[in-house]
Source information: This is a predicted structure of a 175-nucleotide RNA (SAM riboswitch aptamer (S box leader)) from Actinopolymorpha pittospori. The sequence is in RNAcentral, with records from Rfam. It matches the Rfam family "SAM riboswitch aptamer (S box leader)". From the family's description: The SAM riboswitch is found upstream of a number of genes which code for proteins involved in methionine or cysteine biosynthesis in Gram-positive bacteria.

RNA sequence: AACUCAUCCAGAGGGGCAGAGGGACCGGCCCGACGAAGCCCCGGCAACCGGCCGACCGCCGACAUGCGCGUCUCGCGUCUUCGCAGGCCCACGGCGGACACGGUGCCAACUCCGGCCCGCGACACCAGUAGUCAGGACGACCUCCUGGCGAGGUGGAGCGCGGGAAAGAUGAGGA
Repeated sequence: AACUCAUCCAGAGGGGCAGAGGGACCGGCCCGACGAAGCCCCGGCAACCGGCCGACCGCCGACAUGCGCGUCUCGCGUCUUCGCAGGCCCACGGCGGACACGGUGCCAACUCCGGCCCGCGACACCAGUAGUCAGGACGACCUCCUGGCGAGGUGGAGCGCGGGAAAGAUGAGGA
């Protein structure tokens, strides 16, 4: 490097050296001589790794706890009948909490936004159409006129919102 899993809308910057780039890629949009990248120093954030606490899930379940006995770091017996009796944090455990010595990581903008797919909205078209309500031509049917309300369907380039991928980053893992 590749693979697996988790996370990515929170948070946290000063100084020195240096001197033109940087935000992975592409498009956009930004940051940058009021100093980019990189290196060094100091500071901070966070809690992936880590150990600690809890006991909702979970696990054990007559094991354990208690009591008794024994050959006493351990073994046996005891009460119940499959359970919110009771017990335990043992687990490659989940969850919640507090911690920060250490191993990373991070300290402009949501991973800066988009890129591929789906849904909804808006939009465009059918169309102010179908339908429906009121009035009228007209007493009634049909039909038509005027006015009000107004579906449903189709579309895909772009726009907005949401979801999921992909890619990337970081950590952890195992070989």